[in-house]
SAM riboswitch aptamer (S box leader) from a Gemmataceae bacterium, 130 nucleotides, folded computationally.
């Protein structure tokens, strides 16, 4: 950086150091912000992808006991638990809202408004591969 796959209506912030813009992109909208933005630093919380560890389950011409039946260990796999001195993420606001396709419902005289399943794309973290 690119390609797959999985998830994104939940959940967690003090405190120093600086000093104005920040909520990914162009815009709009809304919002946060000198009561201190985003950056860096400590510490401290969340979640639980992965990695550990426990319990169960499956399963093997695998290894060990045994005359069988069968037990047992072992790897693979699966389901839960579990915060674990481990890799990462995260800690306003649904991914803050917003496009694009197919539908459903409410309102309208209609243009439209709105609420809403379902798929697409964008975007964020993971885990894998190149």
């Nucleotide at each position: 950086a690119u390609c797959u796959u999985a998830u994104c209506c939940a959940g967690a912030g003090u405190g120093g150091c600086u000093g104005a813009g920040g909520g990914a992109a162009c815009a709009g909208g809304c919002c946060c912000u000198u009561u201190g933005a985003a950056g860096c630093c400590a510490c401290a919380g969340c979640a639980a992808c992965c990695g550990g560890u426990u319990c169960a389950g499956u399963c093997g011409c695998g290894c060990c006991c045994u005359c069988c039946c069968g037990g047992g260990u072992c790897a693979a796999u699966u389901g839960a638990a579990u915060g674990c001195u481990g890799g990462u993420g995260c800690u306003a606001a649904g991914u803050c809202c917003u496009u694009c396709c197919c539908g459903g419902g409410g309102u309208c005289a209609a243009g439209g408004c709105u609420c809403u399943g379902g798929g697409a794309g964008a975007g964020a973290u993971a885990a894998g591969a190149u």

Model confidence (mean pLDDT): 82 of 100. Lineage of the source: Bacteria > Planctomycetota > Planctomycetia > Gemmatales > Gemmataceae.